[in-house]
RNA sequence: GUUUCUGUAGUGUGUGGUUAUCACGUUCGCCUAACACGCGAAAGGGCUCUGGUUCAAAACCGGACAGAAACA
Numbered sequence: 001g002u003u004u005c006u007g008u009a010g011u012g013u014g015u016g017g018u019u020a021u022c023a024c025g026u027u028c029g030c031c032u033a034a035c036a037c038g039c040g041a042a043a044g045g046g047c048u049c050u051g052g053u054u055c056a057a058a059a060c061c062g063g064a065c066a067g068a069a070a071c072a
Base pairs, nucleotide, nucleotide: 001071002070003069004068005067006066007065010024011023012022017055026042027041028040029039030038048064049063050062051061052060
């Protein structure tokens, strides 16, 4: 330089439909002599930015930015 892919809680992940899902993790309670497991509850993000499509966009499309991979 060219091509492709990705961007959402601490980590990974789902989703065009009205206060963003699930798992792990964290905190609290129950259980236990205690720890672990198990059970219950809680906290934590408005989805990289911008324009468009749409009745409605975090999701679809374009661009920007950032990152990754392959090739040179």